SAM riboswitch aptamer (S box leader) from Paenisporosarcina sp. TG20, 107 nucleotides, folded computationally. It matches the Rfam family "SAM riboswitch aptamer (S box leader)". From the family's description: The SAM riboswitch is found upstream of a number of genes which code for proteins involved in methionine or cysteine biosynthesis in Gram-positive bacteria. The model forms 97% of the base pairs in the Rfam consensus.

[in-house]
């Protein structure tokens, strides 16, 4: 890398360094020298984990030492299918998929 399962509406600095791009992809729309992106520190959360409950699995409550993760905008929105409404081939809303991200498992 691939498979499977779960989650993706909440949360998180007015710090230090760096110095031009960044938001996966296409279109849009945004962020950015009033320093974005990135790195470090701080922080958030609780997937794995730890403790207790007859407690192995599942469940409930608590925790955060360790392994990840996250820290603009719903996964920033749309991109495919269906439905509803208004209207003439377009707009809005809803549902599902696809794609993506993260974790755990498995090989």
């Nucleotide at each position: 890398a691939a498979u499977u399962u779960a989650u993706c509406a909440a949360g998180a600095g007015a710090g230090a360094c760096c110095g031009a791009g960044g938001g996966a992809u296409a279109g849009g729309c945004c962020c950015u020298a009033u320093g974005a992106c990135g790195u470090c520190c701080a922080g958030c959360a609780a997937c794995c984990c730890c403790c207790a409950g007859a407690a192995u699995a599942a469940c409930u409550g608590g925790g955060a030492a360790g392994g990840u993760g996250c820290c603009a905008a719903c996964u920033c929105c749309u991109g495919c299918a269906g439905a509803a409404u208004g209207a003439u081939u377009c707009a809005u809303u809803c549902u599902g998929a696809a794609a993506g991200a993260u974790a755990a498992c498995c090989c």